[in-house]
Molecule: Glycine riboswitch aptamer
Organism: Kurthia sibirica
RNA sequence: GUGAUUGUACGGGGAGAGAACGUGAGAACGUCGCCGAAGGAGCAAAUAGUGUAUGCUAUGAAUCUCUCAGGCAAAAAGACUCGUACAUGACG
Repeated sequence: GUGAUUGUACGGGGAGAGAACGUGAGAACGUCGCCGAAGGAGCAAAUAGUGUAUGCUAUGAAUCUCUCAGGCAAAAAGACUCGUACAUGACG
């Protein structure tokens, strides 16, 4: 420094799936059916070790898989993304 990357705050955009049935003023509870983009869990290639068993062990990603949690009118939430501000400082 005309500043990689990462993080935080504020604002904007942001999908999917029953306005299910019973009780209840509602929140919610129970029953069945569904969704994946808060969070969580699992794994490939590859690498390393073991030492010959096409093996075993460890590390190992996700928007993939599972659906614990969460969600299924609106509201709230929402991975990701954009803008602004602040911090960091790869690199020159």